[in-house]
RNA sequence: CGCCAAAGCUCUCCAACGCGGGGAACCCAUUUAGUAAUGGGGUGAAUCCGGUCUUGUCCGGUAGGGUUACUUUUGAGACCCGAACCCUUCAGCUAACCUCGCCGGCGUUUCA
Numbered sequence: 001c002g003c004c005a006a007a008g009c010u011c012u013c014c015a016a017c018g019c020g021g022g023g024a025a026c027c028c029a030u031u032u033a034g035u036a037a038u039g040g041g042g043u044g045a046a047u048c049c050g051g052u053c054u055u056g057u058c059c060g061g062u063a064g065g066g067u068u069a070c071u072u073u074u075g076a077g078a079c080c081c082g083a084a085c086c087c088u089u090c091a092g093c094u095a096a097c098c099u100c101g102c103c104g105g106c107g108u109u110u111c112a
Base pairs, nucleotide, nucleotide: 001107002106003105004104008017010015018102019101020100021099022098023097028092039090040087041086042085043084048061049060050059051058064081065080066079067078068077074112075111076110
């Protein structure tokens, strides 16, 4: 200096602005919630399928997502990700209102 991400600016702290998430009426939607089994939901791009397996796993693909340096968009090429965690029996949408987060991890640069 730049990238992922809401995760930035100011500030001694506090805090404030800004950005982001959740809950929460009427109306609308759902008509089935629950449980016999395997409850349900949220953040996020991160879902799903097949194969293999010593059933710990591993491999391939895929919905989807990111980077490719003046900015944005479109197209092509190239390179990557395709996780993890949380709530705890409970939540559709949802104005007022209430409430929470601003961590962490990295080092890319081809063309029209």

The prediction has a mean pLDDT of 82. The RNA shown here (c-di-AMP riboswitch aptamer (ydaO/yuaA leader)) has 112 nucleotides and comes from a soil metagenome. Of the family's consensus pairs, 92% are formed in the model. The sequence is in RNAcentral, with records from MGnify.